This is a predicted complex of two RNAs, RNase P RNA and transfer RNA, with 429 nucleotides together. It holds a member of the Rfam family "Bacterial RNase P class A". Gene Ontology terms of the family: dimeric ribonuclease P complex, ribonuclease P activity and tRNA processing. The family's RNA type in Rfam is ribozyme.
RNA sequence: GGAGUCGGCUGAGCAACCGCUCCGGCCGUUUUUCGGCCGGGGAGGAAAGUCCGGGCUCCAUAGGGCAGGGUGCCAGGCAACGCCUGGGCGGCGCGAGCCGACGGAAAGUGCCGCAGAAAAUAUACCGCCGAUGGCCCCUCGGGGCACAGGUAAGGGUGAAAUGGUGCGGUAAGAGCGCACCGCGCCGGUGGCAACAUCGGUGGCAUGGUAAACCCCACCCGGAGCAAGGCCAAAUAGGGGAACAAAGGUGCGGCCCGCACCGUUCCCGGGUAGGCCGCUAGAGGCGCGCGGUGACGCGCGUCCCAGAUGAAUGGUUGCUCUCGACAGAACCCGGCUUACAGGCCGGCUCCCCCU
RNA sequence: UGGGCCGUCGCCAAGUGGUAAGGCACGGGGUUUUGAUCCCCGCAUUCGGAGGUUCGAAUCCUCCCGGCCCAGCCA
Numbered sequence: 001g002g003a004g005u006c007g008g009c010u011g012a013g014c015a016a017c018c019g020c021u022c023c024g025g026c027c028g029u030u031u032u033u034c035g036g037c038c039g040g041g042g043a044g045g046a047a048a049g050u051c052c053g054g055g056c057u058c059c060a061u062a063g064g065g066c067a068g069g070g071u072g073c074c075a076g077g078c079a080a081c082g083c084c085u086g087g088g089c090g091g092c093g094c095g096a097g098c099c100g101a102c103g104g105a106a107a108g109u110g111c112c113g114c115a116g117a118a119a120a121u122a123u124a125c126c127g128c129c130g131a132u133g134g135c136c137c138c139u140c141g142g143g144g145c146a147c148a149g150g151u152a153a154g155g156g157u158g159a160a161a162u163g164g165u166g167c168g169g170u171a172a173g174a175g176c177g178c179a180c181c182g183c184g185c186c187g188g189u190g191g192c193a194a195c196a197u198c199g200g201u202g203g204c205a206u207g208g209u210a211a212a213c214c215c216c217a218c219c220c221g222g223a224g225c226a227a228g229g230c231c232a233a234a235u236a237g238g239g240g241a242a243c244a245a246a247g248g249u250g251c252g253g254c255c256c257g258c259a260c261c262g263u264u265c266c267c268g269g270g271u272a273g274g275c276c277g278c279u280a281g282a283g284g285c286g287c288g289c290g291g292u293g294a295c296g297c298g299c300g301u302c303c304c305a306g307a308u309g310a311a312u313g314g315u316u317g318c319u320c321u322c323g324a325c326a327g328a329a330c331c332c333g334g335c336u337u338a339c340a341g342g343c344c345g346g347c348u349c350c351c352c353c354u
Numbered sequence: 355u356g357g358g359c360c361g362u363c364g365c366c367a368a369g370u371g372g373u374a375a376g377g378c379a380c381g382g383g384g385u386u387u388u389g390a391u392c393c394c395c396g397c398a399u400u401c402g403g404a405g406g407u408u409c410g411a412a413u414c415c416u417c418c419c420g421g422c423c424c425a426g427c428c429a
Base pairs, nucleotide, nucleotide: 001350002349003348004347005346006345007344008343009342010341012319013318014317015316016315017314018313020042021041022040023039024038025037026036027035028034044325048336049335051334052333053332054331055330056224057223058222059221063256064255065254066253068220069219070218071217072216073087074086075085076084077083088102089100090099091098092097103215104214108213109212110209111208112207125155126154127151128150129149132148133147134145135144136143137142163181164180165179166178167177168176182204183202184201185200186199187198188197189196190195228276229275230274231273238267239266240265241264242263243262247261248260249259250258269428270427271426283302284301285300286299287298288297289296290295320323355425356424357423358422359421360420361419364378365377366376372409380396381395382394383393384392402418403417404416405415406414
């Protein structure tokens, strides 16, 4: 200098004027309302998708069983998680590093179209052999046929063909025998464990598919701030249907259990105003300590949106690299998705110079 | 805001692991003097999009995109 990889930060800025919203204080004005003045706060890293987890609220203090759903190597972190960290194994990369729905297919069941002999108790199309039995010839040494039969090495089919490579062996072959690799089982060593490694042993028995049913382990009660509570307003407290204590509702698939006693649906009607919940929290920042790390502990410091037709805007001036995706609605931790550009740091590879 | 459901040809749609039925419409041909009817043939490179599992995906899984529906209180 070039190429790459990982992590973090940022997401135009400044000023003036005019507005919007919330909070505090004062005043008009005695309370509310309304208005004015002063001071302070006012969107995001994703506020998004609503895909997970939790808080909170109501229904039993959320109970038991079945069903159903989810997660899935090991250990740890966390309020919890399907998230995160570290490790193991497998794959990719020269490397830094990246990716992985990564339990079980010898518990059982299902499926594997077409092609192919055969798609899972095996079997044999072409081929090879024909030692043994059979048939034919014969110079009696043997030779031939491929009928019985043997074989699964080779060809062919397929996504996949019943361990792989080599040597021996054989009529031809074959774990038939042996060596190495793979696999199963047993034991030792290291590790909390996943697992790694070493030794012995079994000739091999076990095709694939579990994002097919299923099995194993662990987890999960339901609903959601339009939860829920209070005040006010309103009246046709109506009509019909169903079920009614062996019932109905809370309860969402079922049963038990608990609580309550009429409940649910349809038609018709009335009213849709206000307050609380509503933002101080698993909170931010800084320092120290422990830990490889996620994270935890201690101390100090700060208060940082809370609307309800829904607030962050408009005008002007200046500067720059000329500005992406995008707007809170109960809150928080994650994941995923969208995103113009800019900045910082760690590490790797290649080339050059000293 | 919360909850639920659905996307297959231009339209309506069947298919829920084995390679996309059918009808209408459209295009071509035949029948007819012509038109309609009727008959024959054709018409899905992509099943809303992307990625994954599998030998194989409209179908199973994940993430996006688009559309539709429902909701409080009183009685």